[in-house]
């Protein structure tokens, strides 16, 4: 300087391939169960998706740039 890849909930990742109210374990709280703790069980919190602009009725997803971080090339 040139190429891919990743960037979603406090933390691991699915969802992009094929656009249509964003989903799972952990985790936090509270409550069952227990003499009491784990464990088990149930509910509740919880991200508008790195940022900005475009395209569409509609964008996490598709199209530009940026910026982070890894890999390779030179």
């Nucleotide at each position: 300087g040139g190429g891919c890849c990743a960037g979603u909930a406090g933390c691991u990742u699915a969802g992009c391939u094929a656009g249509g109210u964003a989903a799972a374990g952990c985790g936090a709280u509270c409550g069952g169960c227990u003499c009491u703790u784990a464990a088990c069980c149930g509910a509740u919190c919880g991200a508008c998706c790195g940022g900005g602009g475009g395209u569409u009725c509609g964008a996490a997803u598709c199209c530009c740039u940026c910026c982070u971080g890894g890999c390779c090339c030179g």

The prediction has a mean pLDDT of 82. Transfer RNA from a Methanobacteriota archaeon, 74 nucleotides, folded computationally. Its Rfam family is "tRNA". Rfam links the family to the GO term triplet codon-amino acid adaptor activity.